[in-house]
RNA sequence: CCCGACAAAGGCAAACCGUCCGAAAGGGCGGGACGCAAAGCCACGGACCUAAGGCCUUCACAGGCUAGGGCAGCCGGGUUGCCGAAG
Numbered sequence: 001c002c003c004g005a006c007a008a009a010g011g012c013a014a015a016c017c018g019u020c021c022g023a024a025a026g027g028g029c030g031g032g033a034c035g036c037a038a039a040g041c042c043a044c045g046g047a048c049c050u051a052a053g054g055c056c057u058u059c060a061c062a063g064g065c066u067a068g069g070g071c072a073g074c075c076g077g078g079u080u081g082c083c084g085a086a087g
Stems, first nucleotide, its partner, number of pairs: 002087001003084002011036002016031006034073001040079003044076003048070002053066004
């Protein structure tokens, strides 16, 4: 350095609930644990989610398209990091 133990010390925190922000997706805080060896951080690539605004459509209502919005606990990539069994 690779690697990841029925090891040790710890860490994070899904769903759900409360509350706040947001048009929404989603996010903050608190409770709570499904799980996680990076479930630390970064939106660079892909996937996925939303559509305020914009565009199309309609007599109108509906409807369709669209990311400079989101998502790191979807994958890849970048970057930092605890411990030291077996190999």
Predicted 3D model of an 87-nucleotide RNA (c-di-GMP-I-GGC riboswitch aptamer) from a Chloroflexota bacterium. Lineage of the source: Bacteria > Bacillati > Chloroflexota. Rfam family: c-di-GMP-I-GGC riboswitch aptamer. For this family Rfam cites "Bioinformatic analysis of riboswitch structures uncovers variant classes with altered ligand specificity" (Weinberg et al., Proc Natl Acad Sci U S A, 2017). Clan: c-di-GMP_I riboswitch clan. The coordinates come from a structure-prediction model, not an experiment, and the mean pLDDT is 92.